[in-house]
The RNA shown here (small-subunit ribosomal RNA) has 1360 nucleotides and comes from an uncultured bacterium. The prediction has a mean pLDDT of 85. It matches the Rfam family "Bacterial small subunit ribosomal RNA".
RNA sequence: AUCGAACACUGGCUGCCCGCCUAAUACAUGCAAGUCGAUCGGUUGAGGGACGCUUUCUUCCUGAUUAAGUGGCGGACCCGUGACUAAUGCCUAUGAGUCUUCCUGGAAUUGGGGGACAACGUUUCGUAAGGACCGCUUAUACCGCAUACUUCCUACAGGAGAAAGCCCGGGACCUUCGGGCCUUGCGCUAUUAGAUGAGCCCACGUCGUACUACCUAGUUGGUGAGGUAAUGGCUCACCAAGGCCACGAUCCGUAACUGGUCUGAGAGGAUGAUCGGUCGCACUGGAACUGAGACAUAGUCCAAACUCCUACGGGAGGCAGCAGUGGGGAAUAUUGGACAAUGGGCGGAAACCUGAUCAAGGCAUGCCGCGUGUGUGAAGAAAGUCUUCGUAUUGUAAAGCACUUUAAGGUGGUACGAAUGGCACUCAACGAAUACCUUGCUGUCUUGACGUUACCGACACAAUAACCACCCGCUAACUCUGUGCCAUCAGCCGCGGUAACACCGAGGGUGCAAGUAUUAAUCUUAAUUACUGGGCGUAAAGCGCGCGUAAGUGGCUUUUGUAAAGUUGAAUGUGAAAUCCCCGGGAUCAACCUGGGAACUGCAUCCCAAACUGGCAAGCUAUAGUAGGGCAGAGGGAGAGGGAAUUUCCUGGGUAGCGGGGAAAUGCGUAAAUAUAGGAAGGAACACCAGUGGCGAAGGCGACCACCUGGGCUCAUACUGACACUGAGGUGCGAAAGCGUGGGGAGCAAACAGGAUUAGAUACCCUGGUAGUCCACGCCGUAAACGAUGUCGACUAGCCGUUGGGAGUCUUGAACUCUUAGUGGCGCAGCUAACGCACUAAGUUGACCGCCCGGGGAGUACGGCCGCAAGGUUAAAACUCAAAUGAAUUGACGGGGGCCCGCACAAGCGGUGGAGCAUGUGGUUUAAUUUGAAGCAACGCGAAGAACCUUACCAGGCCUUGACAUCCAAUGAACUUUCCAGAGACGGAUUGGUGCCUUCGGGAACAUUGAGACAGGUGCUGCAUGGCUGUCGUCAGCUCGUGUCGUGAGAUGUUGGGUUAAGUCCCGUAACGAGCGCAACCCUUGUUCUUAGUUACCAGCACGUUAUGGUGGGCACUCUAAGGAGACUCCCGGUGACAAACCGGAGGAAGGUGGGGAUGACGUCAAGUCAUCAUGGCCCUUACGGCCUGGGCUACACACGUGCUACAAUGGUCGGUACAGAGGGUUGCCAACCCGCGAGGCGGAGCUAAUCUCACAAAACCGAUCGUAGUCUGGAUCGCAGUCCGCAACUCGACUGCAGGAAGUCGGAAUCGCUAGUAUUCGCGAACCAGAAUGUAGCGGUGAACCAGUUCCCGGCCCG
Repeated sequence: AUCGAACACUGGCUGCCCGCCUAAUACAUGCAAGUCGAUCGGUUGAGGGACGCUUUCUUCCUGAUUAAGUGGCGGACCCGUGACUAAUGCCUAUGAGUCUUCCUGGAAUUGGGGGACAACGUUUCGUAAGGACCGCUUAUACCGCAUACUUCCUACAGGAGAAAGCCCGGGACCUUCGGGCCUUGCGCUAUUAGAUGAGCCCACGUCGUACUACCUAGUUGGUGAGGUAAUGGCUCACCAAGGCCACGAUCCGUAACUGGUCUGAGAGGAUGAUCGGUCGCACUGGAACUGAGACAUAGUCCAAACUCCUACGGGAGGCAGCAGUGGGGAAUAUUGGACAAUGGGCGGAAACCUGAUCAAGGCAUGCCGCGUGUGUGAAGAAAGUCUUCGUAUUGUAAAGCACUUUAAGGUGGUACGAAUGGCACUCAACGAAUACCUUGCUGUCUUGACGUUACCGACACAAUAACCACCCGCUAACUCUGUGCCAUCAGCCGCGGUAACACCGAGGGUGCAAGUAUUAAUCUUAAUUACUGGGCGUAAAGCGCGCGUAAGUGGCUUUUGUAAAGUUGAAUGUGAAAUCCCCGGGAUCAACCUGGGAACUGCAUCCCAAACUGGCAAGCUAUAGUAGGGCAGAGGGAGAGGGAAUUUCCUGGGUAGCGGGGAAAUGCGUAAAUAUAGGAAGGAACACCAGUGGCGAAGGCGACCACCUGGGCUCAUACUGACACUGAGGUGCGAAAGCGUGGGGAGCAAACAGGAUUAGAUACCCUGGUAGUCCACGCCGUAAACGAUGUCGACUAGCCGUUGGGAGUCUUGAACUCUUAGUGGCGCAGCUAACGCACUAAGUUGACCGCCCGGGGAGUACGGCCGCAAGGUUAAAACUCAAAUGAAUUGACGGGGGCCCGCACAAGCGGUGGAGCAUGUGGUUUAAUUUGAAGCAACGCGAAGAACCUUACCAGGCCUUGACAUCCAAUGAACUUUCCAGAGACGGAUUGGUGCCUUCGGGAACAUUGAGACAGGUGCUGCAUGGCUGUCGUCAGCUCGUGUCGUGAGAUGUUGGGUUAAGUCCCGUAACGAGCGCAACCCUUGUUCUUAGUUACCAGCACGUUAUGGUGGGCACUCUAAGGAGACUCCCGGUGACAAACCGGAGGAAGGUGGGGAUGACGUCAAGUCAUCAUGGCCCUUACGGCCUGGGCUACACACGUGCUACAAUGGUCGGUACAGAGGGUUGCCAACCCGCGAGGCGGAGCUAAUCUCACAAAACCGAUCGUAGUCUGGAUCGCAGUCCGCAACUCGACUGCAGGAAGUCGGAAUCGCUAGUAUUCGCGAACCAGAAUGUAGCGGUGAACCAGUUCCCGGCCCG
C1' cells in the first nucleotide's frame, strides 16, 4: 500500500459496487421451461345469432376460451458451482480429414396411395405410483409407390435416395356446401454457397518433490478390415520390436485455466471473488436413447448410499437455479415486486412463459460525496486540571448577541427511462387486383415494477446528527493521582521492585473522522535467492586429489568463400470486449457511466542485410602435441645385502643392591640382579649429511646397491595443424585408526593390573602389560585430508634470498650479467569489514564446475545406496531463541611473561591465639534488654565517659493548640510565702506584690484562659538527596586543546633508552603544548645570630640563711618569643652518552626530600551516616507527639575481636637516693599545720597562674631479704569494716583497711606490630566528667637487635 474479510467500541444522510472464502454437507415450502387450436381428433364453452316454441326449455350455427392427449419447435440456451483434472484442460500461433436446427443468398420440386397408435369407451389389477385385455379414430404422426438435377455409391456397365400441408383476405369460375381453383404469406422435400456454432490434429508455454530413475504390451509402427460427421490402435486380425526418459519419463502431493487483480521504480512476487472467455460437474458410479446439437442440473435406464410414503406387496426424490431452513464456521442478506426496459423460448400475431434480467429490502463490507452550524463575543465567568500559590491551561471554547437552513423533516409540483402495440389514412413492393400481407410517414388510443422516484418551489427550527485510537524511542502528541516486579502493558527494544511522560484513571494534547483501532493474509522495505542485482582465506560457503563421458565455452578483428539458424530492420495478420493510461462527454462534484485514441512490450508469415556468434568449405601457426640431445630429484614398484642401538639367551669375572621419582612405592635382586667383558638370536627404524632444500595430483616420500617404471625442466631444428579448457553423473587413488585371513612380534603401547597423588582420581606420574604398530592379500573411504584459498588462461612497479637448466662477459672465480622453471621474505598500485593479500593475488579480467542463505535441533531421524562390522554417503521436520558469528578497540582478570616498589617476604625484637579480668560484638533470654556500624575499610566503633537525667526502649499514671515557634481575643504585672493529697507529673487552698514607657488613646515584656491556622515525631526511605567521612593511597597517576593516523570504536601525545621517592629529570620521537596531581611554598624539631629581659636565669660583685636567686644587682649563660642566617648535588674525584643522574669524599650543627606533621588528583566501592545537622517524598496527629515514677540499655549454657594483669630472680618485697616534659585550675586547683594504718577529714594561706597549686615522676641507682616453690610469684573471687561524690550507690559507682588466695609455670593450628631516638619498657598530665578508665588522644625517661637483599607469599605502578 492492499482486502469477498472478521472482531471490539461508536454510528447522521445520499450515490455506486460487493456479499458462504468453511460442509461439491443435508434439505421443509414456493417459484426458476414452456409454447403453438394458423398440425390433429375431441372436451369445455363467456358472448352472439336462428328454427321450433315463445313463460321456460330443446335443437342448430357461430365462437373468445380450454384440462388431458397426438404432433411441431424449444427443454444441449439461460442460471449455479469449482469437487475432479498437471493435460482427454487452458493460453498463443497454425493446420486439414468434418458436421451444422433456426438465419441469409442461388437454383428446383411439393404427384399418387396405404396401414396403424394415443386420446376416448367397456372390462379389470393395485393403498399409491402406475398398468393390462378388448374396441373406435384424425393429422404437418408413420410407411411404401412414382419422379429426381447439380446429391450419394461405383469395378464406370450401372445402381440408390424425397416431400405435407396450413392461416387470413379477395376473386371471374366450379361445388356433393365439407370445399376445390387462382393469388399473397407461412411451411415441407432434395441440393448448393455463406454465416453461426461445434468436433479433431500439431508446436511453444503451463506448480512442488529425485528421500519417485526407470516406465510401457494395444504398448510403438506397418498392412487390411470395422467404426465415426470426420482423421487416428478409436476397435480388431496379422506382421515387426518398437516407443518415452536426466532438456526429468513414471509415481506421489497440490491445483480448474485465462483476460486480469494487488504490490513494485522496474524486473519480478503473490493471486485467479465480483465482470468477460474456455473447460469440467449437477447426490455417488456406470450406460446408452432421442436429437442439428447431450451421453443431457429441474430427461430415461441400471447399481450403491441416504431421506420420505406405504394397506409391507411396492413406490417417490435429488436447491453446486432464486428466496429460505438445519448444520459447519470468526464470517456473508428477503421464503418480497415486475416482466415497464434489455435478452431468451414458442407463435403469423396479439399474447403467454421467463427467481435470466430490471429495480427494491437488509448490511458502514468497500469507494466517493455531504452534514453535524457561521460570525461576533474577555468579566479571559463558573467548574475541572496543574501549581514555584503569583499563576497557567481547557479557552473565543461556553454563556450572551447577530445570522444562515445544505442534509434529515413535513408540504406542494413534476421529468428521462416509452421504443413498441391497436385502430385509421397514405406511399412503396408483391400481385390480375383499389383484397391480403410487408415497409415507411402522419393522426389517434394505450403500455412504468422502481415510485410517496430524481429534480424544483415555498415552510419552520441551531433546531435532529462525533466518535475511535494513540501520547518512552522508532512516531505527531505531557502532566497529576493510584499501584508498588503486584495488577498489568508490549509491533521491536523494553516498562513495573514507593517520586512510572511505558500499567489503571483523570486533565491536556496528537492523528484520523462516520468511522477508528486490532487480528488474519499478500507485496514492498529485503541487493534477505541477487536475470536486472549477492557471495565462498578468518563471518554460512572450494568436493581430500586426479582421469574422463554428457554438457558449456573456445586461437588467426591485419585470412577467404558459402548459406542465412541466431541477430538487425521493414511489411502483413493476429493479440476479443471490459480493465490500466491519454483526450473528451454525461450525472450539480466525485466515486460511477460513456465516445475516441494509444497500449497490449507476445506469436505467426514474408522480404532486405551479412558485421558478429553458430553451420559447411578452404587455409595459417602463436594454444596443444610429436620426434632428437642434455639435466636434477627421499617420485613409484619389487629384490638383495649393511652398520649403530634396544631387548632376550649363553659364558666369564664380580657383590648387595638396582630401578624409579617432586618425594616414594609397586617391581627386579643372595636361586647372584644392576654395572662389566666376550659370543649368539630376533624384530623394527635408518643418527650425522638435513636446508621456509628436492620429488609427487593429493595422501605422502629419507641408510646403501643394481633392476622395472611415471612425471617434470632445458636447448635447437623439423613435423601435425585448434587436435584445447572445465567437467554434472561415472571411475581411480586416498594419512591414521579399525575389520577379515595367514605370518611376525625387538622396542613402544589403547584396554587391563598394581603403586603413588587426591576430598575423590575410573586421570596427569611410576612399575608392568595385551590388541595394535611390521609383512602378504582383501576391505573401510574418513581427518584442522589446511594455504581453512577449485582448475585452466591473459594482464598489472620493484628489491633481497634459495633450488634445477641454458646463454653471454672478462680479471677464469666460492665471479658478474641476462634468461627460464620452481620455492621463500619484504613491499607499490589495487582489493578487503578489518586482519591482511599483493606476478605463487585475496588485484584487473575470461571459461567451466562445486558450495552458501540467522543460531540451535543436526550432519541428527526416517527412507535409499555402500560396507563383514564399525560406520560412511545422500538428508529433513516438529519445536525453540533474539540472537549466534567475524575482525579489530578499550579495560579487567590469569596457579602467563618482563621491569620496579612497599615491614610484603627474608633477618631480628616484642606480642595475640592458652589463664583471670576489663571492654565491644554475635547469639540466646527478656515486658524492654533502644538503635546504627559488618572482610581489609564493623567489633575499647558513633559513646571525650547509661545509678536518676542522658534515653531514643519497656510497664504504669497523666496532657491534647500541646514542653517549643508565629498570629488573634480576653484577663492578669512578673513573681512570691505557707499548708494538704499523691510515687511523681500534677491537683486543691493560701500570703505578699501592682512594676516599665507614654503624645494618656495606648504600647513593650511576661503569665493564664479560649478558638483555629498550626506545632511536634531519634517514625520509614543513605537505593530520592545536600553536607561530612572511610577506602584503594601520599599510590603516581588522571586528562585536555590543536595536529596526525584509522571507515570506526579509538590511537598518538602518556610508548622507547636511561634515571628518580615521584608522568622526577634528560635524550630520542607525528607530535607540539597545557591542566589536576608529584615537588616546593605552611607548622614543628635540630645549629647559630640579632632584639627583648619578668614571674624565667645567676657568671662576676655585695647582703643574708642550718638551708633555698631568699635579697640588692645583672642580662654573660640557660630559657622564653619575635625576626634573620643556614643545605643548593654548591665544591673535588669517579661512572654515565660531552645529558639527566648515581657512587665516594671534603667542609658543616645538619647531605642529598635532614626528622616529624598538615596537605589526599580523575575516580572506585548505589561504601557509611535521614540517630549531629539540613532536606524531597511517604506515614502518625486525644498519638508513632508531650510529662512523670519505676525498670531496662549492666541479663548469660556459649562464640569472636580489642586490651589490662600475670605466669616470676633482667624478678618480688623493704629501706635510702636522683633526674622530666607537656598540660589543667575560681561552680576551680588547693599549700602549710593537725587527726586517721589508709581512702580521707579538718583547715584555710596562695593563685584568673614562666609567680600559687595539682605535683612525690617511675623505671634507673645504692643496700637488705627471698632461692625456683603454685612460692615472700600471681592476684581473680568472697567475707567483714570503712571513705568519697551525689536528692539517691539494691538492681548498678569508684576507692581504703583487715582476712581468705582461683586459674596461670610463656601458650596448638594460625596470626599482628616495628628500620632509630624507632621497637620494647617506665611513669606523668589532659579531654569528657558530680562521681565513675585496663579506653582515647598527648608528654617525656631509659633505650636496643637485624636488613642495604628481592627467589618466594601479599598488595601496588608500568609495558607488550